Small-subunit ribosomal RNA, 5' domain from an uncultured bacterium, 526 nucleotides, folded computationally.
[in-house]
Context: one part of a larger RNA
RNA sequence: GGACGAACGCUGGCGGCGUGCUUAACACAUGCAAGUCGAACGGAGUAAGAAGCUUGCUUCUUACUUAGUGGCGGACGGGUGAGUAACACGUGGGCAACCUGCCCUAUGAUGGGGGAUAACAGAGAGAAAUUUCUGCUAAUACCGCAUAAAGCUAUAGCUUCGCAUGAAGUCUUAGCCAAAGAUUUAUUGUCAUAGGAUGGGCCCGCGGCGCAUUAGCUAGUUGGUGAGGUAACGGCUCACCAAGGCGACGAUGCGUAGCCGACCUGAGAGGGUGAUCGGCCACAUUGGGACUGAGACACGGCCCAGACUCCUACGGGAGGCAGCAGUGGGGAAUAUUGCGCAAUGGGCGAAAGCCUGACGCAGCAACGCCGCGUGGGGGAUGAAGGUUCUCGGAUUGUAAACCCCUUUCGACCGGAACGAAUCCCCUCCUGGUAAAUAAUCAGGAGGAUCGACGGUACCGGGAGAAGAAGCCACGGCUAACUCUGUGCCAGCAGCCGCGGUAAGACAGAGGUGGCGAGCGUUGUUC
Numbered sequence: 001g002g003a004c005g006a007a008c009g010c011u012g013g014c015g016g017c018g019u020g021c022u023u024a025a026c027a028c029a030u031g032c033a034a035g036u037c038g039a040a041c042g043g044a045g046u047a048a049g050a051a052g053c054u055u056g057c058u059u060c061u062u063a064c065u066u067a068g069u070g071g072c073g074g075a076c077g078g079g080u081g082a083g084u085a086a087c088a089c090g091u092g093g094g095c096a097a098c099c100u101g102c103c104c105u106a107u108g109a110u111g112g113g114g115g116a117u118a119a120c121a122g123a124g125a126g127a128a129a130u131u132u133c134u135g136c137u138a139a140u141a142c143c144g145c146a147u148a149a150a151g152c153u154a155u156a157g158c159u160u161c162g163c164a165u166g167a168a169g170u171c172u173u174a175g176c177c178a179a180a181g182a183u184u185u186a187u188u189g190u191c192a193u194a195g196g197a198u199g200g201g202c203c204c205g206c207g208g209c210g211c212a213u214u215a216g217c218u219a220g221u222u223g224g225u226g227a228g229g230u231a232a233c234g235g236c237u238c239a240c241c242a243a244g245g246c247g248a249c250g251a252u253g254c255g256u257a258g259c260c261g262a263c264c265u266g267a268g269a270g271g272g273u274g275a276u277c278g279g280c281c282a283c284a285u286u287g288g289g290a291c292u293g294a295g296a297c298a299c300g301g302c303c304c305a306g307a308c309u310c311c312u313a314c315g316g317g318a319g320g321c322a323g324c325a326g327u328g329g330g331g332a333a334u335a336u337u338g339c340g341c342a343a344u345g346g347g348c349g350a351a352a353g354c355c356u357g358a359c360g361c362a363g364c365a366a367c368g369c370c371g372c373g374u375g376g377g378g379g380a381u382g383a384a385g386g387u388u389c390u391c392g393g394a395u396u397g398u399a400a401a402c403c404c405c406u407u408u409c410g411a412c413c414g415g416a417a418c419g420a421a422u423c424c425c426c427u428c429c430u431g432g433u434a435a436a437u438a439a440u441c442a443g444g445a446g447g448a449u450c451g452a453c454g455g456u457a458c459c460g461g462g463a464g465a466a467g468a469a470g471c472c473a474c475g476g477c478u479a480a481c482u483c484u485g486u487g488c489c490a491g492c493a494g495c496c497g498c499g500g501u502a503a504g505a506c507a508g509a510g511g512u513g514g515c516g517a518g519c520g521u522u523g524u525u526c
Stems, first nucleotide, its partner, number of pairs: 001526004006522005013372006019365002021330001026328003030325003035072003040069002043066010079283003089207007098200002103196008111145001113143002120135006151176004157170005181188003209255003216246003221243008258280004262273004285306005308319004336362001338361003344358001345356004375405004385396004409467001412461004419453001425447009470515005475496003481510005491498002
């Protein structure tokens, strides 16, 4: 000198864009943060209409709402960095050892049956959370059967190829495996197989911390055979056998730490860092476990144990902010219990749409960067006042007053957006299905609707210099000097050092220098 997620002191006008618990992975009141589908299913309710008629009930149709069954999604998105020195990460490869819902392409299929069970009704138990029994019912819920080109398993060959185990293709025989419908009849689902895409899993080479005042470590340990397990290789697990394996090229131990793209600095080499943003990993009160599922060993799922908090009728139950706000606590220190789904993105749905503290915005904070303003020109009697003085003067100083202008920003008044493209709806056209000009589907053109921010940005108008400057320093380094007070006191100080009666170094004042909505100090780093 640069930099900062900074803090502290004094001061503080506006805007744009960013950033904002670095400490206690401490504990959490309250609200919200993951739902959706009635075009899968049976009920229930509301409204309208119609029919029957015992005139206040029953049935049917349509529309809407929905607790439950069922499907998809809750494995994404969002948070945090505790753990981890590790194939966790980065980079380059390998899988002839693997999986992949939704999506795309292709081929084929979607036949025929069965038994239940929520909801509901009835009867109980319990303070509650919840739960038991009996009876009834549906499905794209569940289970057999049929079909089997392809697929899987086993078996016997053949061809081609390779990277050791082998891979691909073809073929013989035997065995095995599927499905679901819905509706507005035009779509959309369902099943099998092959391929793609996307996302993952596993393995390996190399690379990136400290301590040797840590020198030996290791029994599933190292290898083999066999078996089990997994999507898959493998001591991953187990039985048996052998005695190996690692280490001064630093094993093992201890300490510290999420890694990277990047960021800061530096001419570079290098050094330091890993906030925001992006990629990967790990975690979700602590520890353990599995279930479901294409995917989890699952932040707002389940079970067990521990600590803690809460409710209780004392029998028993409930909870998990390292999601967004917010509270207490800790701390030098870090924000609103805001608005909206209008945009972008995500989940569900045929769609309308619903949900979305992701996100878009607004609020607070000079925390940072950038921009602008606090006026411009003229103005000597060099006014007054202050300071100083050798009492002549000097300086503050064109500074002020005064004259002439301007009106950014702010305040006030008025106008007023872009961000909106879709989807849906209306009209028309073309094409498919269809007997059709009903209806419906696909594509296109035109129109209409939809804005949290926000009456915001922006534009215009009138008024008036009007509302807007501080902080630090002045002995040398280092730009900037005098007076007074004090008297080794009070104090200053980054280093050298100042202060003991003339202090340019302390304190105040005048003046001067530097930077400027900031300026200094402290901390960290180059």
The full RNA is in RNAcentral, with records from ENA and SILVA.